[in-house]
Context: one part of a larger RNA
RNA sequence: GGCGUAUGGCGGAUGCCUAGGCACUGAAAGGCGAUGAAGGACGUGGUAUACUGCGAUAAGUUUCGGGGAGUUGUAUGCAGGCUUUGAUCCGAAAAUUUCCGAAUGGGACAACCCACCACUUUAUGUGGUACUUUAAACUGAAUUCAUAGGUUUAAAGAGCUAACCCGGAGAACUGAAACAUCUAAGUAACCGGAGGAAAAGAAAUCAAUUGAGAUUCCGUUAGUAGUGGCGAGCGAACGCGGAACAGGCCAGUAGCAAUAUUAAGAUAACCUAAAUAGUUUGGAAAAACUAACCAUAGAAGGUGAUAGUCCCGUAGGGGUAAUGCUUAAUAUUGUUCUUGAGUAGAGCGGGACACGUGUAAUCUUGUUUGAAUAUAGGGGGACCACCCUCUAAGCCUAAAUACUCUUCAGUGACCGAUAGUGAACUAGUACCGUGAGGGAAAGGUGAAAAGAACCCCUAUUAGGGGAGUGAAAUAGAACCUGAAACCGUAUGCCU
Repeated sequence: GGCGUAUGGCGGAUGCCUAGGCACUGAAAGGCGAUGAAGGACGUGGUAUACUGCGAUAAGUUUCGGGGAGUUGUAUGCAGGCUUUGAUCCGAAAAUUUCCGAAUGGGACAACCCACCACUUUAUGUGGUACUUUAAACUGAAUUCAUAGGUUUAAAGAGCUAACCCGGAGAACUGAAACAUCUAAGUAACCGGAGGAAAAGAAAUCAAUUGAGAUUCCGUUAGUAGUGGCGAGCGAACGCGGAACAGGCCAGUAGCAAUAUUAAGAUAACCUAAAUAGUUUGGAAAAACUAACCAUAGAAGGUGAUAGUCCCGUAGGGGUAAUGCUUAAUAUUGUUCUUGAGUAGAGCGGGACACGUGUAAUCUUGUUUGAAUAUAGGGGGACCACCCUCUAAGCCUAAAUACUCUUCAGUGACCGAUAGUGAACUAGUACCGUGAGGGAAAGGUGAAAAGAACCCCUAUUAGGGGAGUGAAAUAGAACCUGAAACCGUAUGCCU
């Protein structure tokens, strides 16, 4: 030095676990905000770094209801309190709620600075003072009346929010194996607006010689008819089958809103809830064996190993104060609405229709024009006639449909710490960047801290040896298991 055996170190794979995620189902809710939101800053505890809660009444105050023995959050300890005169806790309703933030008295480099007016208990006090719109009142120029303007009062708006929805405006990469019409796509990003859904909607609709009868959504018709540098591609409708169905109004027996009354309903915390013993093994029984019981309850979880009968629960049954909520009816008050002309149609230029100007109907409209009035007018894919059908240029309308920031209950041939959210832990944290922005790593002692009194080595808040605890300490906090790489020690053989 090599090979083997044994035994360690380092390391943190693997196994097991789950406190966190992921996807979905059924219900609920679908908004919050000038009565100051969302989001924050700063405070707030006997001791207090972070989180949580709360707001100078500051881990809290009041009332009502529940509950029934401990309690003072995570988070131990010490100290001091509270509590059967019912605390802590849970629910409902209130009070308080600094400063910033739409931020609104003025300003500003957010959480700061500086004011005015009124009132009072005179203070570190209370309240008010932004803008716009609408309404009303009082005023009021040039300018006589008036109007503009001004002042005050009242009401509303403003900002935030995941997706879904409507409208405005609107790309490019890409595909066409290049590229220009075309495609991607009316998509993305942007702007405005609304609701719990939105939008659409009661035929100037289809159909075809029979007829149907608002809208929306699904299946089919059908990748069909078409459209298309007839390329790439795009792509219906009629009809049929389903989901859900609802029709109304234009001066009134109406709709909508508010208020009041009556009736009905739902609703919190929470309460009750059956039934097992012995022996053995073991640190521990829920295990094994023996013998029982309950079940409208053998869902799930916990308990020193695997529990229907130990705990919490579960099936089933019950429960409600004050205030509030929902629905319906009635009454009162307010408010809304006149049968549709610069319209239909036409010319020119666009856009939408599956339909790229084409034979291009239909819808829409920037511009120029411009009818008829039910004895009328529109449509039936150029256009004309016949026939059929409907009545534009006014308004409202539930359900079936779309979505999930959020709440409750549940499910999984979903993950199990390099997985699953970026985040199971002080996570959008630490850290990086001027900034927009980027963005981690990091779980596990034990059943219970019983977390190692005391002694020794020692420069030691290091480390170790005894002792003790424990089933186990090679479970000792760098703590379950503890692979490999890598590094040792002892020993056998070979060189």
Large-subunit ribosomal RNA, domain I from an uncultured Pelagibacteraceae bacterium, 495 nucleotides, folded computationally. The prediction has a mean pLDDT of 81. The sequence was found in a public genome assembly.